[in-house]
RNA sequence: UCUUAUCAAGAGCCGGUGGAGGGAACAUACCCUGGGAAGCCCAGCAACCUCUUUUCUACAAAGAAAGGUGCUAAAGGAUGCAGAAUUUAUUCUGAUCGAUAAGG
Numbered sequence: 001u002c003u004u005a006u007c008a009a010g011a012g013c014c015g016g017u018g019g020a021g022g023g024a025a026c027a028u029a030c031c032c033u034g035g036g037a038a039g040c041c042c043a044g045c046a047a048c049c050u051c052u053u054u055u056c057u058a059c060a061a062a063g064a065a066a067g068g069u070g071c072u073a074a075a076g077g078a079u080g081c082a083g084a085a086u087u088u089a090u091u092c093u094g095a096u097c098g099a100u101a102a103g104g
Stems, first nucleotide, its partner, number of pairs: 001104007012042001015041003021032003026080003043072003048068002050064005076097001081094006
């Protein structure tokens, strides 16, 4: 960099350490945070890879969680581009961009 799949569920509002930021580019507002942010350790969640069983042998079903990732405020927290609806300020749909996994 490309392809495919997923992105409204779940899991620390009471663990330890740490000591000021954080909400995955940017802008704007908004939100979280010394009643303790990020990071690290531990714990947990999920089930993409993985494993087991069944089987019509598949691009199926059921189950598991040792291992590789991921995740554990707000839908990918909101808006940004296009369209639709209506109560004109909101809602919905899509695109773009992004995140994660597996593969090239």
Molecule: SAM riboswitch aptamer (S box leader)
Organism: Salinicoccus sediminis